[in-house]
RNA sequence: GCGGUUAUAGUUUAAUGGUAAAACACAUCCUUGCCAAGGAUGAGAUGCGAGUUCGAUUCUCGCUAACCGCA
Numbered sequence: 001g002c003g004g005u006u007a008u009a010g011u012u013u014a015a016u017g018g019u020a021a022a023a024c025a026c027a028u029c030c031u032u033g034c035c036a037a038g039g040a041u042g043a044g045a046u047g048c049g050a051g052u053u054c055g056a057u058u059c060u061c062g063c064u065a066a067c068c069g070c071a
Stems, first nucleotide, its partner, number of pairs: 001070007010024004018054001026042005047063005
C1' cells in the first nucleotide's frame, strides 16, 4: 500500500428497515444486630459524517480505531 471482518450502556453479549433486550456492575429503598446474599425500583448505549427511505442500529459511501491476510 491492497483486501476482508468488527464497532450497541462502565464490561460482556442480543436484536431487527418501525424507535433497542438482557446479565454483571452502579444508585435508592426493603430485609439482617453488621457484612455478604436476596427482593423492589431507577439511571445509563447503536464509533463519527453524509446519502437512500415515510422511517436507518440495520441498506450504501466516506473517515476513525481494532483485528486478520497478502505484498

This is a predicted structure of a 71-nucleotide RNA (transfer RNA) from a Pseudomonadota bacterium. The RNAcentral record of the sequence draws on ENA. The source organism's lineage runs through Bacteria, Pseudomonadati and Pseudomonadota. The coordinates come from a structure-prediction model, not an experiment, and the mean pLDDT is 80.